[in-house]
RNA sequence: CAAGCAGAUCACCUUAUCGCGGCUUUGGUCGAGGAAAGUCCGGACACCGUAGCGCAGUAUAGCGGGUAACGCCCGUCCGUCGCAAGACGAGGACAAGUGCAACAGAAAGUAUGUACAGGUAAUGCUGUAGUGAAACCAGGUAAACUCUAUACGGUGCAACGCCAUGUAAACCAGCUUUAGAGGGUUGCGCGCCCAAUGUUGGAGGGUAGGCGGUUAGAGCUAGUAAGUAAUUGCUAACCUAGAUAAAUGAUAAGGGUCUUGAAAUCGUGGUAUCUCAGGAAACAGAAUCCGGCUUAUGAUCUGCUUUUUUA
Numbered sequence: 001c002a003a004g005c006a007g008a009u010c011a012c013c014u015u016a017u018c019g020c021g022g023c024u025u026u027g028g029u030c031g032a033g034g035a036a037a038g039u040c041c042g043g044a045c046a047c048c049g050u051a052g053c054g055c056a057g058u059a060u061a062g063c064g065g066g067u068a069a070c071g072c073c074c075g076u077c078c079g080u081c082g083c084a085a086g087a088c089g090a091g092g093a094c095a096a097g098u099g100c101a102a103c104a105g106a107a108a109g110u111a112u113g114u115a116c117a118g119g120u121a122a123u124g125c126u127g128u129a130g131u132g133a134a135a136c137c138a139g140g141u142a143a144a145c146u147c148u149a150u151a152c153g154g155u156g157c158a159a160c161g162c163c164a165u166g167u168a169a170a171c172c173a174g175c176u177u178u179a180g181a182g183g184g185u186u187g188c189g190c191g192c193c194c195a196a197u198g199u200u201g202g203a204g205g206g207u208a209g210g211c212g213g214u215u216a217g218a219g220c221u222a223g224u225a226a227g228u229a230a231u232u233g234c235u236a237a238c239c240u241a242g243a244u245a246a247a248u249g250a251u252a253a254g255g256g257u258c259u260u261g262a263a264a265u266c267g268u269g270g271u272a273u274c275u276c277a278g279g280a281a282a283c284a285g286a287a288u289c290c291g292g293c294u295u296a297u298g299a300u301c302u303g304c305u306u307u308u309u310u311a
Stems, first nucleotide, its partner, number of pairs: 002306009012255007020031004033283001037294002040292005045156004052190004057152005062076005077091001078089004092147002097145002099141002114129005160212004171202005182194004219238001221236006257280006264273002266269001
């Protein structure tokens, strides 16, 4: 120099003017990400269900730890890949059972008898060779069916709660009325609960307006202690969107990063220093909130590994 492996940071900055939204003491102040994405997991929260039992179903699977929890994270063992730094994991059970294995081979399972040798009253009875990944009641395979252990109530902020307005507690049909028609409980069954001017279905009428939920948190940052680490404790300081058809923008100037060209300089650099001019900036927009995973993507930095070459 090149090719890799692992990790971290940023996602242009400042000022001014104008334009939006929240809060406001009317002075001001705040305002879209590292993934806001996918809706894949886990929850917080809200409501329903006497909130149970059983079956089915789904998911996880070495060992230990972390976490509110997880299918996530950390450590470690084993296995696979890689020269290595490292990456990945599909990691319980094949003597509970059922399956699967092309071709080759005589034959792929309590199956088979090709060639040679040994042996028997007789028999593939025994051994070797040969084919094949596998050939003596065989071994392999369970992101094959299955078995074992563990876990799982459901629906989701369009959850849900309150206020106001308005109409037709009217019409038709079925079932039932002192017992259980009908309904609820993810799917099924049992149990339980609601239920009598009941309940189910049909057709029709009215309304769809406002407020809350709505952002102070399993919170961010810094220091310190414990721990291999994930992480946890303590101390200090901070408050950083809340829209509702959906705000967070536009313009100008200067600066920064990268890149191209030219001139100059000396310290002569694997293109250093400085000046001028031009150009470029990815993936992408909150919608109840949080912890993860996965995917998309620009630039810079740090550590480590390896081949060859040069000094």
The RNA shown here (Bacterial RNase P class A) has 311 nucleotides and comes from Aquimarina sp. U1-2. Taxonomically the source falls in Aquimarina (Bacteria, Bacteroidota, Flavobacteriia, Flavobacteriales). Its mean pLDDT, the model's own confidence on a scale to 100, is 76. The sequence is in RNAcentral, with records from ENA. A source record names the gene rnpB.